[in-house]
Context: one part of a larger RNA
RNA sequence: CGUUGGAGAUUUGAGAGGACCUGACACCAGUACGAGAGGACCGUGUUGGACAUACCUCUAGUGUACCUGUUGUGGCGCCAGCUGCAUCGCAGGGUAGCUACGUAUGGAAGAGAUAAGCGCUGAAAGCAUCUAAGCGCGAAGCUUCCCUCAAGAUGAGAUCUCCUUUAAGGGUCGUCGUAGACUACGACGUUGAUAGGCUGUAGGUGUAAAGGCGGUAACGUCAAAGCUGAGCAGUACUAAUUACCCG
Numbered sequence: 001c002g003u004u005g006g007a008g009a010u011u012u013g014a015g016a017g018g019a020c021c022u023g024a025c026a027c028c029a030g031u032a033c034g035a036g037a038g039g040a041c042c043g044u045g046u047u048g049g050a051c052a053u054a055c056c057u058c059u060a061g062u063g064u065a066c067c068u069g070u071u072g073u074g075g076c077g078c079c080a081g082c083u084g085c086a087u088c089g090c091a092g093g094g095u096a097g098c099u100a101c102g103u104a105u106g107g108a109a110g111a112g113a114u115a116a117g118c119g120c121u122g123a124a125a126g127c128a129u130c131u132a133a134g135c136g137c138g139a140a141g142c143u144u145c146c147c148u149c150a151a152g153a154u155g156a157g158a159u160c161u162c163c164u165u166u167a168a169g170g171g172u173c174g175u176c177g178u179a180g181a182c183u184a185c186g187a188c189g190u191u192g193a194u195a196g197g198c199u200g201u202a203g204g205u206g207u208a209a210a211g212g213c214g215g216u217a218a219c220g221u222c223a224a225a226g227c228u229g230a231g232c233a234g235u236a237c238u239a240a241u242u243a244c245c246c247g
Stems, first nucleotide, its partner, number of pairs: 001152001005163007015149004021049007033038001051106005059100004066093005071086006110144003117137004169246004173189005194239003197235005203228003211222004
């Protein structure tokens, strides 16, 4: 820009893409078959491998948010306590997020038309013949079924609702994230929990400083403390003001 008024939702599916794998074991059954040795079809169940998709409850990794220990050295006058630098100084843990080694799920079953093949009926050719007319079965393959996208499908579809003139609605702008290079998308904008802060807390770390008590002291204890808390709640304290534009 189009879809022949504008808009907000919900959709149909022409078409396109994805997926399509496979082992072992058990039962049937030591049955059918076979002199024996051996040893099934069909059908049913269990459990795997590789691959794919989703997710983070568990397990594990990362986790330069976080907590702790500790070395050297500088600084805060000194002690104590902190802090800078040294690969995050090094080391031990670790929430959220992101992940796999983790968890869950999938390939199926069914339908239609068929291939090779197997048939029925059946002439040409009084027989025979699956074929010539006609009819049937038959594959991981084809078309569906399953999953995803999809009306610029210009063949531009459908349904519901709103608005009929400055209106419905949208945008600029702001606070943001389940989104993200930008844009877009999504949430919210005081009729407000959108982000920050504050309060509380799941969780993490592991018992802070100062002081008291005990001990000559190291240290123990008051103390599951202190710090943190990307998660989850609550709370308008701060910022989402006002306004303008399109239609």

A computed fold for a 247-nucleotide part of an RNA from a Bacteroidales bacterium, annotated as large-subunit ribosomal RNA, domain VI. Rfam family: Bacterial large subunit ribosomal RNA. Rfam links the family to the GO terms ribosome and structural constituent of ribosome. The coordinates come from a structure-prediction model, not an experiment, and the mean pLDDT is 89. The source organism's lineage runs through Bacteria, Pseudomonadati, Bacteroidota, Bacteroidia and Bacteroidales. RNAcentral holds the full RNA, with entries from ENA.